Model confidence (mean pLDDT): 85 of 100. A computed fold for a 350-nucleotide part of an RNA from an uncultured bacterium, annotated as small-subunit ribosomal RNA, central domain.

Context: one part of a larger RNA
RNA sequence: UUGGGCGUAAAGAGUGCGUAGGCGGCAAAUUAAGUCAGAUGUGAAAACUAAGGGCUCAACCCAUAGAUUGCAUCUGAAACUGAUAUGCUUGAGUCAAGGAGAGGAAAGUGGAAUUCCUAGUGUAGCGGUGGAAUGCGUAGAUAUUAGGAGGAACACCAGUGGCGAAGGCGGCUUUCUGGCUAUUAACUGACGCUGAGGCGCGAAAGCGUGGGGAGCAAACAGGAUUAGAUACCCUGGUAGUCCACGCCGUAAACGAUGAAUGCUAGAUGUGGGAGGUAUCGACCCCUUCCGUGUCGCAGCUAACGCAAUAAGCAUUCCACCUGGGGAGUACGGCCGCAAGGCUGAAACUC
Numbered sequence: 001u002u003g004g005g006c007g008u009a010a011a012g013a014g015u016g017c018g019u020a021g022g023c024g025g026c027a028a029a030u031u032a033a034g035u036c037a038g039a040u041g042u043g044a045a046a047a048c049u050a051a052g053g054g055c056u057c058a059a060c061c062c063a064u065a066g067a068u069u070g071c072a073u074c075u076g077a078a079a080c081u082g083a084u085a086u087g088c089u090u091g092a093g094u095c096a097a098g099g100a101g102a103g104g105a106a107a108g109u110g111g112a113a114u115u116c117c118u119a120g121u122g123u124a125g126c127g128g129u130g131g132a133a134u135g136c137g138u139a140g141a142u143a144u145u146a147g148g149a150g151g152a153a154c155a156c157c158a159g160u161g162g163c164g165a166a167g168g169c170g171g172c173u174u175u176c177u178g179g180c181u182a183u184u185a186a187c188u189g190a191c192g193c194u195g196a197g198g199c200g201c202g203a204a205a206g207c208g209u210g211g212g213g214a215g216c217a218a219a220c221a222g223g224a225u226u227a228g229a230u231a232c233c234c235u236g237g238u239a240g241u242c243c244a245c246g247c248c249g250u251a252a253a254c255g256a257u258g259a260a261u262g263c264u265a266g267a268u269g270u271g272g273g274a275g276g277u278a279u280c281g282a283c284c285c286c287u288u289c290c291g292u293g294u295c296g297c298a299g300c301u302a303a304c305g306c307a308a309u310a311a312g313c314a315u316u317c318c319a320c321c322u323g324g325g326g327a328g329u330a331c332g333g334c335c336g337c338a339a340g341g342c343u344g345a346a347a348c349u350c
Stems, first nucleotide, its partner, number of pairs: 004321002007304002012318001014201004021194003025088003029084003033081002035077008048066003052062003091191001092188003096183001098181002103177007110154001115149007125136002162169002206247006215241002220236004258317006266295011299306002323350003332343004
C1' cells in the first nucleotide's frame, strides 16, 4: 500500500467551532475539462506471442503478422462528473406568535444542621469500639435553655424526570444571556454534510498570588489490632476542599459505541408541544412531532447481545488499529512555574 477492521478481542480523538480539502437536492439549457467512440501519427531494434521457412531434429537463425494496453493531434457523442448562466422548494436558514427546562454568568437573600463563643439550669461522667484505650470533663464537661459568630452544603419536592456539545448543572429572588421545540408556511433559494492543521471549552487532583476556613480530611501524631501493622478500627489533625484572578489539559473524560443523511415489523412506559373526537369545561380516547426508557421481529454478531436512540441495509467525510513484553518508556521536538502533558521508537525477548 491493498484487503480487513474499530461495544466487550488491537482500534472512535474528552468535546465543540471551523480553515484547506473531500463529498453534495430537483428541472431544463449551453459548453466539452473529465468520460466514451473513430481516424492519423508515434509507441527504435532485439526480446515476447501466432502460424510459416532454414541448419538431419532441437537450441539457434530468417521473414510475416500480432502485441507494445501509452502519448499527441483531428473529428464526433453529450447520459454521468465538472464549468457557465437560469429557474424551483423538499435540504438548510430566517420572520411571526407560543411552550418546557438543576443550560450559563453576576448580584442579593432564606431556613434546618454541625462547630465555636457568652450566659442560665445542672452533676459526674462524656465520647468511642467487636471489646478497649488514647481524647474531653470538678478550672464544671456531656445533656438542656437563651443569645451571638462564622463557613460550607441546599432535606422534602426528586422521578432509568429535565437541561447542556462534552465536562457538567439542584434552596429562593432579580438582572443579563445561549440553545431546543411543536404550530402556521410569509421570506431567502442549495446558502448543505464532514472536517487534516488551527482555535475554544474541558471533572477531580495539582500549581501561582491574595483572601477564607464551619464540617470533612491526604500527610502527620497518638490509641488499639497483630507475629509484625509504615493498614483496615478509634481520638486528634495540616495542606486541600470554599472565593477571586491566572495556569494545568488529564480520567473507566464510558453508551468502553465519531459526525451527518435516507430506508427497514410491532408492543409498552415516560417528559414537552400541536391537532381531532366528545364535552359547559376538564379527564379519558385517537392522530402526529421532538426527547427519553424497557421488551421484541427481520437482519446482524465469535458469542454476549444490538435491534427505528442499531451493533440492520446503504451513502459521504474524519480519527484510529495491525502479536505479547520492552513502553506510552528512551531520544529529539513543542507546551508548562513545576508536577508533568502531547508527539513517540529501537535493541532485546517470548